Source information: A computed fold for a 112-nucleotide RNA from an Acetobacteraceae bacterium, annotated as TPP riboswitch aptamer (THI element). Lineage of the source: Bacteria > Pseudomonadota > Alphaproteobacteria > Acetobacterales > Acetobacteraceae. The sequence was found by an Rfam model in a public genome assembly. Its mean pLDDT, the model's own confidence on a scale to 100, is 77. It matches the Rfam family "TPP riboswitch aptamer (THI element)". About the family: Vitamin B(1) in its active form thiamin pyrophosphate (TPP) is an essential coenzyme that is synthesised by coupling of pyrimidine and thiazole moieties in bacteria.

RNA sequence: UGCAAGACCCCGGGGGGCCGGCAGAACCGGCUGAGAGGCAGCUAUAAAAGCGCUGCGACCCGCAGAACCUGAUCCGGUUGAUCCCGGCGGAGGGAGGGCGCGGCAUCAUCCC
Numbered sequence: 001u002g003c004a005a006g007a008c009c010c011c012g013g014g015g016g017g018c019c020g021g022c023a024g025a026a027c028c029g030g031c032u033g034a035g036a037g038g039c040a041g042c043u044a045u046a047a048a049a050g051c052g053c054u055g056c057g058a059c060c061c062g063c064a065g066a067a068c069c070u071g072a073u074c075c076g077g078u079u080g081a082u083c084c085c086g087g088c089g090g091a092g093g094g095a096g097g098g099c100g101c102g103g104c105a106u107c108a109u110c111c112c
Base pairs, nucleotide, nucleotide: 001105002104003103006101008098009097010096011062012061013060014059017031018030019029020028021027038056039055040054041053042052068093069092070091074087075086076085077084
């Protein structure tokens, strides 16, 4: 001097399915999973809200991007049922800046 995949700071993206009980979207239980809606406020309703709205939180992910979305009311398998597993498929889309502490490379100087 340069780089930038670790650290740090700030910022951003995303999902919440299936089944049983129940009149039910409340509530209870079961399955897979990192996560299957934890908290507050508002709305609707006779009452009850993740699937009505807003904010916050947990979790996962941010271009070396399979977090997640689309194709898809797709195809095969499995299951009581489901993106439960595989295919589709590295197909298309998809949310990043700073710093340089540490690291790597290079140059110069000094010493042996």